[in-house]
Predicted 3D model of a 73-nucleotide RNA (transfer RNA) from a Phycisphaerae bacterium.
RNA sequence: AGGGGCGUAGCUCAGUUGGUAGAGCGGCAGACAAAUAAUCUGCAGGUCGGAGGUUCGAACCCUUCCGCCCCUA
Numbered sequence: 001a002g003g004g005g006c007g008u009a010g011c012u013c014a015g016u017u018g019g020u021a022g023a024g025c026g027g028c029a030g031a032c033a034a035a036u037a038a039u040c041u042g043c044a045g046g047u048c049g050g051a052g053g054u055u056c057g058a059a060c061c062c063u064u065c066c067g068c069c070c071c072u073a
Stems, first nucleotide, its partner, number of pairs: 001072007010025004019056001027043005049065005
C1' cells in the first nucleotide's frame, strides 16, 4: 500500500427479506428459608462504534471516518 472479517445491555452473543431492539449470565427488589446458596416472580439497564446519505420507515442498504483481528505485498 491492497484485500477481507468484526464492532448491538456490565459480559457472551442473537436479531431471517428494511417494519415496536432481544436472550443467557450478571445487577436490583420480592417470594421461599432460621440465615445463605439454590429455585421461582418481577424490574432496571442500549445515541445498535462516529458522521452523512437513500427510504414513508435503517442495527440491517450506500459513502466516509475510528478501533480490533486476519491475509497479501

Description:
The source organism's lineage runs through Bacteria, Pseudomonadati, Planctomycetota and Phycisphaerae. Its Rfam family is "tRNA". It is annotated as a transfer RNA. The coordinates come from a structure-prediction model, not an experiment, and the mean pLDDT is 81.